SAM riboswitch aptamer (S box leader) from Cohnella faecalis, 114 nucleotides, folded computationally. Taxonomically the source falls in Cohnella (Bacteria, Bacillati, Bacillota, Caryophanales).
RNA sequence: AUCUUAUCAAGAGCAGGCGGAGGGACUAGCCCGAUGAAGCCCGGCAACCGGCGUACAGCAAUGUCGCACGGUGCUAAUUCUUGCGGAAACGUCACCGUUUCUGACAGAUGAGAG
Numbered sequence: 001a002u003c004u005u006a007u008c009a010a011g012a013g014c015a016g017g018c019g020g021a022g023g024g025a026c027u028a029g030c031c032c033g034a035u036g037a038a039g040c041c042c043g044g045c046a047a048c049c050g051g052c053g054u055a056c057a058g059c060a061a062u063g064u065c066g067c068a069c070g071g072u073g074c075u076a077a078u079u080c081u082u083g084c085g086g087a088a089a090c091g092u093c094a095c096c097g098u099u100u101c102u103g104a105c106a107g108a109u110g111a112g113a114g
Base pairs, nucleotide, nucleotide: 002113003112004111005110006109007108008107013042016041017040018039022032023031024030026083028081029080043075044074045073047072048071049070050069051067052066053065055064056063057062079106084103085102086101087100088099089098090097091096
């Protein structure tokens, strides 16, 4: 790299330090950025796994809750919207368009496999 699986409308400095021009995965939009981008450090959040807890439930397995202690992760905007289908409504003679809902695809993160 790949496969399986769970979650993705919440939360976290638009007053921190270094750094210097880009960034939001990709397409098409639309946004953020010298009132300083990416990245690193600090701070913070708390999703998953582990750990801890004379907390609660239970015969037990285990579950719920709490702790931020460890391993990752995250820290503008719904995964910013969108990309391929379905349904409904509206505008239309119709084609078609717009909006809403919904299922995939793709992506991100955790855990497991290999």
Its Rfam family is "SAM riboswitch aptamer (S box leader)". From the family's description: The SAM riboswitch is found upstream of a number of genes which code for proteins involved in methionine or cysteine biosynthesis in Gram-positive bacteria.